Large-subunit ribosomal RNA, domain II from Treponema ruminis, 690 nucleotides, folded computationally. The RNAcentral record of the full RNA draws on ENA. The coordinates come from a structure-prediction model, not an experiment, and the mean pLDDT is 85.
Context: one part of a larger RNA
RNA sequence: GCCUGCGAGUCAUGUUAUGCGGCGAGGUUAAGGGACAGGAGUUCCGGAGCCGCAGCGAAAGCGAGUCUGAACAGGGCGGAUAUGAGUUGCAUGACAUGGACCCGAAGCCAAGGUGAUCUAUCCACGGGCAGGCUGAAGCAGGGGUAAGACCUUGUGGAGGGCCGAACAGUAAUCUGUUAAAAAAGGUAGUGAUGACCCGUGGAUCGGAGCGAAAGACUAAACAAACCUGGAGAUAGCUGGCUCUCCCCGAAAUGCCUUUAGGGACAGCCUCAGGGAAAGCUUGCGGAGGUAGAGCACUGGAUGGAUGCGGGGGAGUCAAAUCCUACCAAAUCCAAUCAAACUCCGAAUGCCGCAAGCCAGCCCCUGGGAGUGAGACUGCGUGCGACAAGGUUCGUAGUCAAGAGGGAAACAGCCCGGACCGCCGGUUAAGGUCCCGAAACCAUGCUGAGUGUGAAAUGAGGUGCGGAUGCACAGACAGCCAGGAGGUUGGCUCAGAAGCAGCCAUUCCUUAAAAGAGUGCGUAACAGCUCACUGGUCGAGCAUCCGCGCGCAGACAAUGUAGCGGGGCUAAGCAUGGUACCGAAACCGCGGAUUCACGGAUUAGUCCGUGACUGGUAGGGGAGCAUUCCGCAGGCCGGAGAAGGGAUACCCGCGAGGGGUCCUGGAGGAAGCGGAAGAGAGAAUGCAGGC
Numbered sequence: 001g002c003c004u005g006c007g008a009g010u011c012a013u014g015u016u017a018u019g020c021g022g023c024g025a026g027g028u029u030a031a032g033g034g035a036c037a038g039g040a041g042u043u044c045c046g047g048a049g050c051c052g053c054a055g056c057g058a059a060a061g062c063g064a065g066u067c068u069g070a071a072c073a074g075g076g077c078g079g080a081u082a083u084g085a086g087u088u089g090c091a092u093g094a095c096a097u098g099g100a101c102c103c104g105a106a107g108c109c110a111a112g113g114u115g116a117u118c119u120a121u122c123c124a125c126g127g128g129c130a131g132g133c134u135g136a137a138g139c140a141g142g143g144g145u146a147a148g149a150c151c152u153u154g155u156g157g158a159g160g161g162c163c164g165a166a167c168a169g170u171a172a173u174c175u176g177u178u179a180a181a182a183a184a185g186g187u188a189g190u191g192a193u194g195a196c197c198c199g200u201g202g203a204u205c206g207g208a209g210c211g212a213a214a215g216a217c218u219a220a221a222c223a224a225a226c227c228u229g230g231a232g233a234u235a236g237c238u239g240g241c242u243c244u245c246c247c248c249g250a251a252a253u254g255c256c257u258u259u260a261g262g263g264a265c266a267g268c269c270u271c272a273g274g275g276a277a278a279g280c281u282u283g284c285g286g287a288g289g290u291a292g293a294g295c296a297c298u299g300g301a302u303g304g305a306u307g308c309g310g311g312g313g314a315g316u317c318a319a320a321u322c323c324u325a326c327c328a329a330a331u332c333c334a335a336u337c338a339a340a341c342u343c344c345g346a347a348u349g350c351c352g353c354a355a356g357c358c359a360g361c362c363c364c365u366g367g368g369a370g371u372g373a374g375a376c377u378g379c380g381u382g383c384g385a386c387a388a389g390g391u392u393c394g395u396a397g398u399c400a401a402g403a404g405g406g407a408a409a410c411a412g413c414c415c416g417g418a419c420c421g422c423c424g425g426u427u428a429a430g431g432u433c434c435c436g437a438a439a440c441c442a443u444g445c446u447g448a449g450u451g452u453g454a455a456a457u458g459a460g461g462u463g464c465g466g467a468u469g470c471a472c473a474g475a476c477a478g479c480c481a482g483g484a485g486g487u488u489g490g491c492u493c494a495g496a497a498g499c500a501g502c503c504a505u506u507c508c509u510u511a512a513a514a515g516a517g518u519g520c521g522u523a524a525c526a527g528c529u530c531a532c533u534g535g536u537c538g539a540g541c542a543u544c545c546g547c548g549c550g551c552a553g554a555c556a557a558u559g560u561a562g563c564g565g566g567g568c569u570a571a572g573c574a575u576g577g578u579a580c581c582g583a584a585a586c587c588g589c590g591g592a593u594u595c596a597c598g599g600a601u602u603a604g605u606c607c608g609u610g611a612c613u614g615g616u617a618g619g620g621g622a623g624c625a626u627u628c629c630g631c632a633g634g635c636c637g638g639a640g641a642a643g644g645g646a647u648a649c650c651c652g653c654g655a656g657g658g659g660u661c662c663u664g665g666a667g668g669a670a671g672c673g674g675a676a677g678a679g680a681g682a683a684u685g686c687a688g689g690c
């Protein structure tokens, strides 16, 4: 891992609701007892007690009333006015108390026990430590002294002394890490006569021991051992919870919560009983202060005018007074901003009435829930950075709990809501060159593979529309020629002559035209050039605005890789037209369920018509199967029971039921009822087998 078996809402007591039955102003017995019986049990007693028939009051108590109260007041709760229904049994739903659907802790306690063969410390009796080095005290000889001290040579053999095996130990590192090993192996290193190591026997233990102290150790586990018990501890947590079909079908919100992944109440779902209403459109009538807008209020903010006051300057010391391109209240003009501004003010939405339409909505009472982590998308706000697949609200949709088609793939986007069957038809979104079902026509645009990713910004890309000016009396571009004189204007300056700079009535003359000069240039001149004019040429030119499509801006990590691919110049973009394809949508044919209505029928039920039938949590309904029991002294069975195997057969929507064949070899089933150890794929489930 697979297979087989086992494996989870039970029982007791009480409460409540519903269904069915008994009796009914009553209903019912409990313990216990009698009879019968082989037993399970059956039946008869037993009225104690309980519930109901009356309430009110805290109570005494009173009573169709009572309480409050001084009250014959008022008020509260009752009664009456249409008298009134309970109680008991069984079943089922739910709740309460119990282990209470099952498995699962870490833990807590025991006035229960077992452990010191591991290890910690201690006690007794024993054992072990190659070899080498050092050379304390003491003692002896000699020296020395008054005697000593002291010195020296020997001897001697001390030491938690030195080096280093056994032995002990582990600070480093490598290997090992499904190991050779649930702590080891290798290398190097440490102690090695000691607070040393070891043997045997003994002592001390669970809030206790023992501890050169690490919360270490107390039998591979110790911040309180192990076994047993309390015990099915508790688990607002995780996991799991077994047959079928049918009807309906949520929530992820509000408020409170030592509450936030849990609850209580409400909301939303379902079932029963009862009641009547709900929605849409149009019309009419209402309330309102949002979007927008506005500046009349409250505030913000800009410019101008006027200007209180202030600053600065002047004024003979002071002052009057004067000046001011300074600041500036207030007022006026102009133009503005606002969630907590409003002189204004929609669209929607909301409330009411009426009419029309539609079909199964709404309300009340009661039984049962689940939910109380929501997600994304569009729109309207806040927070954030006018970030987030961000976050908080509102509103609508989808997913959740929704399959199908489209978006290459893709819960939340687009289309559309799947009862079942059909090798029939029509469409939606989206598509129609090939992959891959289906396409053509017309008119334009694009030339970038734009399409098939992106901004500010930039550009004689290109198409369309518009404005202004110039132009056959010749524009625009090019080419040819002129571009002069007073004058080197004046000032300044070393110089300043059109061209460093400053000034100006930048003037006058000759002219077709020519600036007191557009740029280059010189030290300054010179020189080149432009404006301006003529000629040549011969038809459009120049500037600006708007729109369509394109261009640049454009750099990323495995491999093209920013159309799904091929590929496409349309098979791209825009507009128009006509076809076609395309889904579980719609239609057709056949069938089924549920509900309503109509008809038939003794109830059951049947027929017709119409609508309906996605579904998680969850509510409701109807069934299948298993084991045992009753009816039951009945039925089937060696002419073959149960069980097992096979089957393309029959019945049922299905769970399932039956037939036939083989096997098997002794029991078993249908019907109607009853009772449950009553259905397995999941629980890192349990046991066995492989």
Base pairs, nucleotide, nucleotide: 001690002689003688004687005686006685011098012097013096014095015094016093017092018091019090020089021088022087023086026051027050028049032045033044034043035042036041055062056061065077066076067075068074101240102239104237108230109229110228112227113226114225120204121203122202123201124200125199126198127197128196129194131163132162133161134159138155139154140153141152142151143150167191168190172187173186174185175184206222208218209217243623244622245621246620247619248618253266254265256263257262267371268370269368270367271366272365273364274363275362279357280356281355282354283353284352285351286350292344293342294341298338299337300336302334303333304332305331306330309327310326311324312323313322314321374399375398376397377396378395379394380393382391383390404415405414406413419591420590421589422588424587425586426585430581431580432579433566434565435564439578440577441576442575443574444573445572451568457552458551461549462548463547464546465545466544467543468542469541470540478536479535480534481533482532484509485508486507489503490502491501515530519528520527592613594611595610596609597608598607599606600605624679626676627675628674629673630672631671635668636667643663644662645661646660647659649658650657651656